[in-house]
């Protein structure tokens, strides 16, 4: 300085003040939504292109094996080989945004992460819960 992260007491307490963030009606908003490659929150940290690796399922080709047949074939699954796309992972370069400094000419210097719910949360009054860290 950055960030809500700070004081206080009879002190280590489910403890108070303060600040902060989450659930949570009516009206309103969504008219579909989830489809598992889910959906949500804190937070400035979003989205975008290159390049390279990529699950799972997709399409055609063909091979077993098992069903059915009008004996031309259809179905079901397992391997294979090519093809298209592709969650997601690393690189690089951008960007919504974010923050310092100087200062009133408009520039410089950085940040553009990490985590958490656990299949579910629009907004919401009364009400409920949690945080007071790190750098």
């Nucleotide at each position: 300085c950055c960030g809500c992260g700070u004081g206080c007491g009879g002190a280590c307490c489910g403890g108070g003040a303060g600040c902060c963030g989450g659930g949570g009606a009516c009206c309103c908003a969504c008219c579909a939504c989830u489809u598992c490659u889910g959906g949500g929150g804190u937070g400035a940290a979003u989205c975008u292109c290159u390049c390279g690796c990529a699950a799972g399922g997709c399409g055609u080709g063909u091979g077993g094996c098992g069903u059915u047949c009008u004996c031309g074939g259809g179905c079901g699954u397992c391997g294979u080989a090519c093809g298209a796309g592709g969650a997601g992972c690393g690189u690089g370069a951008g960007u919504a945004g974010g923050g310092c400094a100087a200062g009133u000419c408009g520039u410089g210097c950085c940040c553009g992460a990490a985590c958490c719910c656990g299949u579910c949360a629009g907004c919401u009054c009364a009400c409920c819960c949690g945080g007071u860290a790190g750098g």
This is a predicted structure of a 135-nucleotide RNA (c-di-AMP riboswitch aptamer (ydaO/yuaA leader)) from Nocardioides lianchengensis. The coordinates come from a structure-prediction model, not an experiment, and the mean pLDDT is 78. Taxonomically the source falls in Nocardioides (Bacteria, Actinomycetota, Actinomycetes, Propionibacteriales). It matches the Rfam family "c-di-AMP riboswitch aptamer (ydaO/yuaA leader)". Gene Ontology terms of the family: regulation of gene expression and cyclic-di-AMP binding. It was read from a public genome assembly, where an Rfam model found it.